Overview:
A computed fold for a 349-nucleotide part of an RNA from a metagenome, annotated as small-subunit ribosomal RNA, central domain. It matches the Rfam family "Bacterial small subunit ribosomal RNA".
Context: one part of a larger RNA
RNA sequence: CUGGGCGUAAAGGGUCCGCAGGCGGUCUGGUGUGUCGGAUGUAAAAGCUCACGGCUCAACCGUGGAAUUGCAUUCGAAACUACCAGACUAGAGUACAGGAGGGGAGAGGGGAAUUCAGGGUGUAGCGGUGAAAUGCGUAGAUAUCCUGAAGAACACCGGUGGCGAAGGCGCCUCUCUGGACUGAUACUGACGCUCAUGGACGAAAGCUAGGGGAGCGAAGAGGAUUAGAUACCCUCGUAGUCCUAGCCGUAAACGGUGUGCACUUGUUGUUGGAGGUUUACCCCCUUCAGUGACGAAGCUAACGCAUUAAGUGCACCGCCUGGGAAGUACGGCCGCAAGGUUAAAACUC
Numbered sequence: 001c002u003g004g005g006c007g008u009a010a011a012g013g014g015u016c017c018g019c020a021g022g023c024g025g026u027c028u029g030g031u032g033u034g035u036c037g038g039a040u041g042u043a044a045a046a047g048c049u050c051a052c053g054g055c056u057c058a059a060c061c062g063u064g065g066a067a068u069u070g071c072a073u074u075c076g077a078a079a080c081u082a083c084c085a086g087a088c089u090a091g092a093g094u095a096c097a098g099g100a101g102g103g104g105a106g107a108g109g110g111g112a113a114u115u116c117a118g119g120g121u122g123u124a125g126c127g128g129u130g131a132a133a134u135g136c137g138u139a140g141a142u143a144u145c146c147u148g149a150a151g152a153a154c155a156c157c158g159g160u161g162g163c164g165a166a167g168g169c170g171c172c173u174c175u176c177u178g179g180a181c182u183g184a185u186a187c188u189g190a191c192g193c194u195c196a197u198g199g200a201c202g203a204a205a206g207c208u209a210g211g212g213g214a215g216c217g218a219a220g221a222g223g224a225u226u227a228g229a230u231a232c233c234c235u236c237g238u239a240g241u242c243c244u245a246g247c248c249g250u251a252a253a254c255g256g257u258g259u260g261c262a263c264u265u266g267u268u269g270u271u272g273g274a275g276g277u278u279u280a281c282c283c284c285c286u287u288c289a290g291u292g293a294c295g296a297a298g299c300u301a302a303c304g305c306a307u308u309a310a311g312u313g314c315a316c317c318g319c320c321u322g323g324g325a326a327g328u329a330c331g332g333c334c335g336c337a338a339g340g341u342u343a344a345a346a347c348u349c
Stems, first nucleotide, its partner, number of pairs: 004320003007303002012317001014201004021194003025088007034080001035077008049065006091191001092188004096183003103177007110154001114150008125136002162169002206247006215241002220236004258316006266294011298305002322349003331342004
């Protein structure tokens, strides 16, 4: 390289957008790029191979043929491919009308709880644990009532329910804004799919600067436990957690399952629409889009998957090739740093 693979054995890029590239719907006409056929030339000899022949045979050698799958020129074919021209509407998109939604951004508002502060009542404990102690409390705690302040998070509803490309998104209202779905027509007329490089987004932790700081809480301190206890348990508690601006760019970033399209028995639940039926916006039936459960064929090493495929096919991308050394070293690029990314070998089994 060919070939084989990627849910769990090694292997799907964290996600999307997208240039180049690859691939690409139906019909008509043309050209004749690929493609197919014929002819001619060339494709040295030797070798290989076939036939016959010469050394007593063979090895070896001679003569002739075939082969040399290629290239060039030329004459043709026109289904497919490509290109050119024209047309179409089943892919894709636009317009219109609807309902659904924790999709995103900004601003304003709300109540419960917690802690703190002030005041009232009240008195000796509170707190915590397996049991305790550290801790708090007669300078009046805990408990309870009133008032105020602060920060963070939004109980119930809440649901294998919804939305988003993924990360993720949940109190209420307003403003701005993205996407999907359904319905019936009209319009554009292949405008499509995928995507190396690239760009954007990207939990938590971490970093820079400035704020903020109630609760929780790495580090740290103390109390216990223990042979020890740099832990598990308890009392405190700093970074952090929160906001603004910027960086970082990683996760078991998981459905451990790349994206798109087409096809292939079913049953049942649920979300959003539409149509039919109906007295009815109830049921029921049909249908589209999503999201679950169970299962047919088929697939699978098995487990299991099964119209949301891991089935049957096509297009394009990424990735794998024994374990360790190692996602490490070196170099490059990126980063303030932490580190990230790309990524070996010796040696060893």